[in-house]
RNA sequence: CUCCGAUAAGAGCAAACUUGUAGCGAUGCAAGGGCGCAAAGCCAUGGAUCUCAGCAGUGAGACAGCCGGGCUGCCGAA
Numbered sequence: 001c002u003c004c005g006a007u008a009a010g011a012g013c014a015a016a017c018u019u020g021u022a023g024c025g026a027u028g029c030a031a032g033g034g035c036g037c038a039a040a041g042c043c044a045u046g047g048a049u050c051u052c053a054g055c056a057g058u059g060a061g062a063c064a065g066c067c068g069g070g071c072u073g074c075c076g077a078a
Base pairs, nucleotide, nucleotide: 004076005075012037013036017032018031019030020029021028022027035065041071042070043069045068046067047066049062050061051060052059053058
């Protein structure tokens, strides 16, 4: 340094649900909450899934906590 990853240390993120708010919607944001997470940090680039419009080809969106890919990163037992 790489792989790897604790019953280590110090930090971090935040599912369901509730309230408010934006949106036709998927869903986003804020507060509470805490199921989990070693990339649950970032990027819609491939696939999946979801929404809206369309008879359809398709178009416009959502999702990074579904699986890949790219970039970056804390700690160091076996």